[in-house]
Context: one part of a larger RNA
Molecule: small-subunit ribosomal RNA, 5' domain
Organism: metagenome
RNA sequence: GAACGAACGCUGGCGGCGUGCCUAACACAUGCAAGUCGAGCGAGAAAGCCCGCAAGGGUGAGUAAAGCGGCGCACGGGUGAGUAACACGUGGGUAAUCUGCCCUGGAGUCCGGAAUAACUCGCCGAAAGGCGUGCUAAUGCCGGAUAAGACCACGGGAGCCUCGGCUCCUGAGGGAAAAGGUGGCCUCUGUACACAAGCUAUCUCUCCAGGAUGAGCCCGCGUCCCAUCAGCUCGUUGGCGGGGUAAUGGCCCACCAAGGCUACGACGGGUAGCUGGUCUGAGAGGACGAUCAGCCACACUGGAACUGAGACACGGUCCAGACUCCUACGGGAGGCAGCAGUGGGGAAUCUUGCGCAAUGGGCGAAAGCCUGACGCAGCAACGCCGCGUGUGUGAUGAAGGUCUUCGGAUCGUAAAGCACUGUCGCGAGGGACGAAUAAGUCUUCGGCUAACAUCCGGGGACGAUGACGGUACCUCGAGAGGAAGCACCGGCUAACUCUGUGCCAGCAGCCGCGGUAAUACAGAGGGUGCAAGCGUUGUUC
Repeated sequence: GAACGAACGCUGGCGGCGUGCCUAACACAUGCAAGUCGAGCGAGAAAGCCCGCAAGGGUGAGUAAAGCGGCGCACGGGUGAGUAACACGUGGGUAAUCUGCCCUGGAGUCCGGAAUAACUCGCCGAAAGGCGUGCUAAUGCCGGAUAAGACCACGGGAGCCUCGGCUCCUGAGGGAAAAGGUGGCCUCUGUACACAAGCUAUCUCUCCAGGAUGAGCCCGCGUCCCAUCAGCUCGUUGGCGGGGUAAUGGCCCACCAAGGCUACGACGGGUAGCUGGUCUGAGAGGACGAUCAGCCACACUGGAACUGAGACACGGUCCAGACUCCUACGGGAGGCAGCAGUGGGGAAUCUUGCGCAAUGGGCGAAAGCCUGACGCAGCAACGCCGCGUGUGUGAUGAAGGUCUUCGGAUCGUAAAGCACUGUCGCGAGGGACGAAUAAGUCUUCGGCUAACAUCCGGGGACGAUGACGGUACCUCGAGAGGAAGCACCGGCUAACUCUGUGCCAGCAGCCGCGGUAAUACAGAGGGUGCAAGCGUUGUUC
């Protein structure tokens, strides 16, 4: 000098864009943060309103709430504790692998069955919750059929190869699949109406192959300090056989061998999430890893599995522990390192806000619902950037202050005065962009079809929706009015005098000032520097 997620002191007008617990991965009151689907399924209220003298009926409504079932909850959001490691970065391998939803192609979707929740009845419990009995549905569960291809084991042939295998063709055998929903139609069959079977459109379902995306595993290289850590290791190192996994492997197990690593730093200890990057520097380098983005790890502490395409699962389950809460003392409930917020710690870090209008996500055919992701607003000079606090004129060089050699000098065109301007702020009026390929309606073209019925695909027209916000912005009005401080002035280092003090009080980054004329302390006048900031402290280069 530059920089900062800064803090402290004094001061403080406005706006834009950012940023904001670096400490206790300390403990948490309260609210919200993951649901959705009735076009999978069976059941199904009440208040209110209407009729009625009442009993009751209708409507509310096949709505709400709940249950079975499907998909999602493994994303998104937080934190940096642990981790010196294939964790991360980079480049490869997988002939050792998996991949829901999505896309492409192919083959299918046949016939049956048994349960169970909800509900009823009964019972236990303070509660949390639970037990039994009886009934019922499904795209829930189970059995059978079919099998192009897939899988398993056994043969034949060809090509490639890391010599372990891989790919393709082929033979006979074995055991594996499915589910329906919604809209429309009557050409064929039935009742002969309109429906059903059926057909059709669409969504869903099953199997196979491929793709895309995502992920697992393996390897080369790179990745902090201490040698006052020098030897470490028995599942240890390798083999054979097995188990396990989507998959290789001591990952695990039995047996066999005695290996494996190490001054090119093993082992041990300390510290630490890694990277893109950030800061600094001419660069080389050094330091750092907030915000944003990628990866990893974690979710009160430790352990475990279940479900699932995917978890060993932040707002799931089980066990143990610590802590907090409820209790009828028998037993139960909880997990903010989600968004706000509280206590505590600390030099120090924000609102218990608005909205799903946009972007994105989950579910749904859709309408839509949910979304503290996100979009906005609030607080804070915490940072960067921009603007303003006036402009011109004005000498009697006013008054006043300070200094003085008492002549004067200086503050100083500074003020006043005169003439103007109108940024920001204030008042009034108008007032956004961000919003579109929404659904739907009409129309046109094409496809399906017995059918110009419906449906599907493409085009055109109409067509709802704004949290921010009456904000930005524009116009008008009044009006110099509401808006300057902080540090320094001995040298380094730009800027000097007076008074007070008298090695005192004090200053100080270094050198050093102060003991009676202190440009170094304190005040004043003046000056210098920066400016809505200025200084100090801390840290890095």